[in-house]
């Protein structure tokens, strides 16, 4: 000086997944059929529409209905799917190869 092996610093890159914020979708909405309750009640089942969309399509309060078959209004009340950026994941994994043996 070269080659190989081992250890390996600085530096650098990053996944699944999780978190909350924001945005988009949908208005937690609309329309059938069947059944059910009745002022201590106002529901249950089913089908469809709505979303570049899986899922969901309810709850509470108030009104109203004088016992009949029909509900109406209000709300800083959700979930789900996707997306930008962020945080955790990272004392991890990969790349890199100063230097040492």
């Nucleotide at each position: 000086a070269a080659a190989a092996a081992u250890u390996a610093a600085a530096u650098u890159u990053a996944a699944a997944u999780u978190c909350g914020u924001c945005g988009u979708a949908u208005a937690a909405u609309c329309u059938u059929g069947a059944g059910g309750a009745u002022a201590u009640g106002g529901c249950u089942c089913u089908a469809g529409a709505g979303u570049c969309u899986c899922u969901a399509c309810c709850g509470a309060c108030c009104a109203c209905c004088g016992u009949a078959a029909a509900u109406g209004g209000u709300c800083u009340g959700u979930c789900u799917a996707c997306g930008c950026a962020g945080a955790a994941g990272a004392a991890u994994a990969g790349a890199a190869g100063a230097a040492a043996u």